[in-house]
Overview: This is a predicted structure of a 100-nucleotide RNA (SAM riboswitch aptamer (S box leader)) from Algoriphagus chordae. The model forms 97% of the base pairs in the Rfam consensus. NCBI's taxonomy places the organism under Bacteria, Pseudomonadati, Bacteroidota, Cytophagia, Algoriphagus.
RNA sequence: UGCUUAUCGAGAAAGACCGAGGGAAGGGCCCGACGACGUCUUAGCAACCUGAAAACAAAGGUGCUAACUCCCAUCCCAAUUCAUCGGGAACAGAUGAGCG
Numbered sequence: 001u002g003c004u005u006a007u008c009g010a011g012a013a014a015g016a017c018c019g020a021g022g023g024a025a026g027g028g029c030c031c032g033a034c035g036a037c038g039u040c041u042u043a044g045c046a047a048c049c050u051g052a053a054a055a056c057a058a059a060g061g062u063g064c065u066a067a068c069u070c071c072c073a074u075c076c077c078a079a080u081u082c083a084u085c086g087g088g089a090a091c092a093g094a095u096g097a098g099c100g
Base pairs, nucleotide, nucleotide: 001100002099003098004097005096006095007094008093013042014041015040016039017038021031022030023029026072027071028070043065044064045063048061049060050057051056069092074089075088076087077086079084
């Protein structure tokens, strides 16, 4: 980096360092010098792998700990005061497992 597949409405933060952007990308809307993002430490969540295991969550491998994947963006259905709005699907993305 590619393919297959499962899930994505819940859950879970403190400290230290650093110093200006960050939330994938376009738009929106948020977060951020009362220090975000990031890194490290510790803690926690969870139950994909794993473990004696249908129930469970000690140990271990990942992952995660603002906002539904933050929302929209394409298509379909329904409502409509034509401004919008509810539902579903797709695309894209994230994470795990398997494979190349």